[in-house]
RNA sequence: GUUCCUAUCGUCUAGCCUGGCCCAGGACACAGGCCUUUCACGCCUGCGACGCGGGUUCAAAUCCCGCUAGGAACA
Numbered sequence: 001g002u003u004c005c006u007a008u009c010g011u012c013u014a015g016c017c018u019g020g021c022c023c024a025g026g027a028c029a030c031a032g033g034c035c036u037u038u039c040a041c042g043c044c045u046g047c048g049a050c051g052c053g054g055g056u057u058c059a060a061a062u063c064c065c066g067c068u069a070g071g072a073a074c075a
Base pairs, nucleotide, nucleotide: 001074002073003072004071005070006069007068010028011027012026013025020058030046031045032044033043034042051067052066053065054064055063
């Protein structure tokens, strides 16, 4: 230098291919409550995310372009 892959709650991850059904779902963690003599377990509730910028569209986590970061292959 070229090509390809990845980026979503505190952590792990689903959804992306095929746009809408989604104020983005789940597990763990955390906070509150119930239960219990207390803790743990169990149950309920809450909390919290689409790397950045632009474009297309009535509508974008999803499609297109660029950038950033990490990784791989070739040179």
Transfer RNA from a bacterium, 75 nucleotides, folded computationally. It matches the Rfam family "tRNA". The family's RNA type in Rfam is transfer RNA. The sequence is in RNAcentral, with records from ENA.